[in-house]
Transfer RNA from Streptomyces natalensis ATCC 27448, 72 nucleotides, folded computationally. The sequence is in RNAcentral, with records from ENA. Rfam family: tRNA.
């Protein structure tokens, strides 16, 4: 080079045309002599760019950047 597959919240992962989520982790409260575990509660401005299709695109099309697999 050719082909496959991944890129979504700090971190590991979900969702597959109509409001982007969950555990962990953070932040406050409560319990506890402290701390941690438990209970409630809240923050996050997170869909790799770019461009197409469409009333609407994380999701379908290309095309690009990056990991990983494969083949020569």
């Nucleotide at each position: 080079g050719g082909u496959c597959u991944c890129g979504u919240a700090g971190c590991u992962c979900a969702g597959u045309g109509g409001u982007a989520g969950a555990g962990c982790g953070c932040c406050c409260g409560c319990c506890u002599g402290u701390c941690g575990a438990g209970c409630g509660g809240g923050a996050g401005u997170g869909c790799g760019c770019c461009g197409g299709u469409u009333c609407g695109a994380u999701u379908c099309c290309g095309g690009u950047c990056g990991g990983g697999g494969u083949c020569g």